[in-house]
The part of an RNA shown here (small-subunit ribosomal RNA, 5' domain) has 520 nucleotides and comes from an uncultured bacterium. The coordinates come from a structure-prediction model, not an experiment, and the mean pLDDT is 84. RNAcentral holds the full RNA, with entries from ENA and SILVA. It matches the Rfam family "Bacterial small subunit ribosomal RNA". Rfam links the family to the GO terms structural constituent of ribosome and ribosome.
Context: one part of a larger RNA
């Protein structure tokens, strides 16, 4: 002196950008944060229109006046259609987008590399297909248990649900072959023989799909060299442990698993074992090397009430999926069930300390659809908080009778001080009136009557903290008398204290000042 996600005192006028549980990964009440697609299915319900039929009704018409026939029209049935709403079957998405650092000292993170050892939905190129069949099951219906959560039993049905079956390319799996090549295992292309393996239709006739294979891309996985915090008052670790064969499992190389065989491996160039800790980009300081940190963006990981487990599924071993088992909390007919805020918002509790149960999908980005559109607490905005930085103000110019008042005084004066008053002037902000965007591209705008511009009005609304012994810029009086007290260090204070307390004065910074706390 510089910095902060800061807190405490005292003050506090506006605005733009930012930021705002560092503590208990402590429990959570109530809202919302993943929906979607009827252009995959079959239903169900609502208008609506044609049809079929019943029953009412009764204009009209005819009448031999007894009565026939009948047209709208109510109302119920039958089948079709067409729009619209939908629980279910079924398709993508719920693995992204959002939270938070508990764990982790490790290939987990940063750098450069490897994969002759791998995957990749939606996109996107090319090529080649889309043929004929089957069985079944929600939904619905009946019955039946249960307080409930939800179950179980007969029946009925669709399908782009599910299984056969044809068909088959430069696809797969064995088998043995040439050329090339290259970094060991071994790659690439060419031919051969035997074997396997696909599909799903909708449709407004424009399309939109669906299988197969080879390529792109994007995304991910592994391996590998170097770097990643302290302790030796931690010196010996280790038994799937090291390595082989050989079986299994994987997308894949691998003790990954297993079986069996050797008996290894690691270590003072710090093993193991102990504390701490997410990692980088960067951020804070410094001339600079280096030292500190790792709030907010970004980019990688771990998690997701605790421990464990797999299912699906291109991807989870899956925060608002599932099975178990542990604390907890709630419901209950005591038989049983339910739940998970480290999403946004709020509540309690720690705690010096950290915001609204707000507004909208307009933008921008995402999901799901062919669209129209649906969702969306990402996101865009508001709210609150001098948390921070940055701007702007709280008037300006003239004005000595140097007013009063206050302080001091040697009683003359000094000093506050051009400072007020007064006189001129001027309107940034604030208020008040009228106008009023851009952000979107034809329509759509939460922000918001914002922001911005015009006018007309009042010096009016709008200054405090901190410190005056030296260091360190800034001096007197009283009051107290080693007491109150002050103090970053050195030290002040025991009757004239520039040091404590107060007034006058005066320095320093300003919507901010000084404390404390931590880092350089």
């Nucleotide at each position: 002196g510089g910095a902060u996600g800061a807190a405490c005192g005292c003050u506090g006028g506006c605005g733009g950008c930012g930021u705002g549980c560092u503590u208990a990964a402590c429990a959570c009440a109530u809202g919302c944060a993943a929906g979607u697609c009827g252009a995959a299915c079959g239903g169900a319900g609502a208008u609506c229109a044609a049809u079929u039929u019943g029953a009412c009704a009764g204009a009209g018409a005819c009448u031999u006046c007894g009565g026939u026939u009948g047209a709208a029209g109510u109302c119920g049935u039958u089948u079709u259609g067409a729009u619209c709403u939908u629980a279910g079957u079924g398709g993508c998405g719920g693995a992204c987008g959002g939270g938070u650092g508990a764990g982790u000292a490790a290939c987990g993170c940063g750098u450069g590399g490897g994969u002759a050892a791998c995957c990749u939905g939606c996109c996107u190129u090319g090529u080649a297909c889309u043929g004929g069949g089957g069985g079944a099951u929600a939904a619905c219906a009946g019955u039946c248990a249960g307080a409930a959560a939800u179950g179980a039993c007969u029946g009925c049905u669709a399908a782009u649900a599910c299984c056969g079956c044809a068909u088959a390319u430069g696809c797969g799996c064995a088998c043995a072959g040439a050329a090339c090549c290259g970094c060991a295992u071994g790659g690439u292309u060419c031919a051969g023989u035997g074997u396997g393996g696909a599909a799903a239709a909708c449709u407004c006739c424009g399309g939109u799909g669906g299988u197969a294979c080879a390529g792109g891309a994007u995304g991910g996985a592994c391996c590998c060299g170097c770097g990643u915090u302290g302790g030796a008052u931690u010196a010996g670790c280790u038994a799937g442990u090291u390595g082989g064969u050989g079986g299994g499992g994987g997308a894949g190389a691998g003790g990954c698993u297993c079986a069996c065989c050797a008996a290894g491996g690691c270590g003072a160039c710090g093993a193991u074992c102990c504390a701490u800790a997410g990692c980088c980009g960067g951020c804070c300081u410094g001339a600079g090397a280096g030292g500190g940190u790792g709030a907010a963006c970004g980019g990688c990981c771990a998690c997701a009430u605790u421990g464990g487990g797999a299912c699906u599924g291109a991807g989870a071993c899956a925060c608002g999926g599932c099975c178990c088992a542990g604390a907890c909390u709630c419901c209950u007919a005591c038989g049983g069930g339910a739940g998970g805020c480290a999403g946004c918002a709020g509540u309690g509790g720690g705690g010096a300390a950290u915001a609204u149960u707000g507004c909208a999908c307009a933008a921008u980005g995402g999901g799901g659809g062919a669209a129209a559109c649906c969702c969306u607490g990402a996101u865009g905005c508001a709210g609150c908080g001098a948390c921070g930085c940055c701007g702007c103000g709280u008037g300006a110019a003239g004005g000595a009778a140097g007013a009063a008042g206050u302080a001091u005084c040697u009683c003359g004066g000094u000093a506050u001080g051009u400072a007020a008053a007064c006189u001129u002037c001027u309107a940034u902000c604030a208020g008040c009136a009228g106008g009023g965007a851009a952000g979107a591209u034809a329509a759509u705008g939460a922000c918001g009557g914002u922001a911005c511009c015009u006018g007309a009005c009042u010096a009016a609304g709008a200054a405090g903290c901190c410190c005056c012994g030296g260091c360190u810029a800034a001096c007197u009086a009283c009051g107290u008398g080693c007491c109150a007290g002050c103090a970053g260090c050195c030290g002040c204070g025991g009757u004239a204290a520039u040091a404590c307390g107060u007034a006058g004065g005066g320095g320093g910074c300003a919507a901010g000042c000084g404390u404390u706390a931590u880092c350089c």